[in-house]
């Protein structure tokens, strides 16, 4: 240095205006939003060192590869047990054309498409609730160990 265990923090955003109705932030028009790691031709940065410039270092995808939230099984741990909690599997939405190029579903134009579960005066990606939960994962800190 890596990789291990523990801690301690951190860790989702969004219906303006209007139709229509007794009633819609739930219908319609239209607006607005994109968790996490990975890639990666964008963008910005380093600069003759042992190397190496076809380099290194940050950055850059909602719809590519994967994953996390709910849901739904198993019953192996923990628990005195039901439940829970941990683990293990399952399930889980969406891009096209065209340009440039050696090379693009990521770049640049365009025209698209998605979005759990319960509730509700009337059907929600946006409200409310579960949730002061959970968590993919980041950051910092510590121990061993070489």
């Nucleotide at each position: 240095a890596a990789a291990u265990u523990c801690c301690u923090u951190u860790g989702g955003g969004g219906c303006a205006g209007g139709g229509u109705g007794u009633a819609a932030a739930u219908c319609c028009c239209g607006a607005c939003c994109g968790g996490c790691g990975g890639u990666g031709a964008u963008g910005g940065g380093c600069g003759a060192a042992c190397g190496u410039a076809u380099g290194c270092c940050c950055u850059u995808a909602g719809u590519c590869c994967g994953u996390g939230a709910c849901c739904c099984g198993c019953u192996u741990g923990c628990u005195a047990a039901u439940u829970g909690c941990a683990g293990c599997g399952g399930u889980g939405g969406a891009u096209u054309u065209g340009g440039u190029g050696c090379a693009a579903u990521u770049c640049c134009a365009a025209a698209g498409c998605c979005g759990a579960c319960a509730g509700u005066g009337a059907a929600a990606g946006u409200c409310u609730g579960g949730a002061u939960g959970g968590g993919a994962a980041a950051a910092g800190g510590a121990a061993a160990c070489g």